The RNA shown here (c-di-GMP-I riboswitch aptamer) has 83 nucleotides. The coordinates come from a structure-prediction model, not an experiment, and the mean pLDDT is 87.
């Protein structure tokens, strides 16, 4: 030093849920709160989930151009350092 790997330690993150503000709606931002997380840092490239404003359609229902990175894989990039 490079792989695995997570024992301390210093920190970081922040689900449910509640207040507000956007959004048709999934959902998002911001305060409060903490299930949890060693990538719960970034990326929608692949798959999967949700949501349908508008479009199709007699309806029912279908459809992502809209969301999820805290769903899985891939990619990328990093902190500590015991055994």
């Nucleotide at each position: 030093c490079g792989u695995a790997u997570g024992a301390a330690a210093c920190g970081g993150c922040a689900a449910a849920c509640c207040u507000g503000u956007c959004g048709a709606a999934a959902g998002a931002c911001a305060g409060g709160g903490a299930c949890g997380c060693a990538a719960a840092g970034c990326u929608u490239c692949a798959g999967g989930u949700c949501u349908a404003c508008g479009g199709u359609g007699c309806a029912a229902a279908c459809u992502a151009u809209g969301a999820c990175a805290g769903c899985u894989g891939g990619g990328u990039u990093a902190c500590c350092a015991a055994a």